Record summary:
The prediction has a mean pLDDT of 76. Glycine riboswitch aptamer from an Acidimicrobiia bacterium, 92 nucleotides, folded computationally. The sequence was found by an Rfam model in a public genome assembly. Lineage of the source: Bacteria > Bacillati > Actinomycetota > Acidimicrobiia.
[in-house]
RNA sequence: UUGACGCCGUGCGGGAGAGAUCGGUCGAAGAGCCGACGCCGAAGGAGCAACCGCCCCAGGAAACUCUCAGGCAAUCGAACCGCUCGGACGAG
Repeated sequence: UUGACGCCGUGCGGGAGAGAUCGGUCGAAGAGCCGACGCCGAAGGAGCAACCGCCCCAGGAAACUCUCAGGCAAUCGAACCGCUCGGACGAG
């Protein structure tokens, strides 16, 4: 000087599920707010497990489970995937 794998983040694209439910209120309408029951899992969170680790413990751990939160027309968001850019680390 260059700088892989892996990690974090930006931008773009794709991106499911479930009542446009019922009643009330406001209002021109829609949305919003309150209550009621019915549902969804892929923001986040929590739990356990294969597995890793360990003398024993501790610890890590899912798209599984729970539904606290979130969501149930559109919009927004959305795990995950692809591409790009940036950051830190750093094998060679």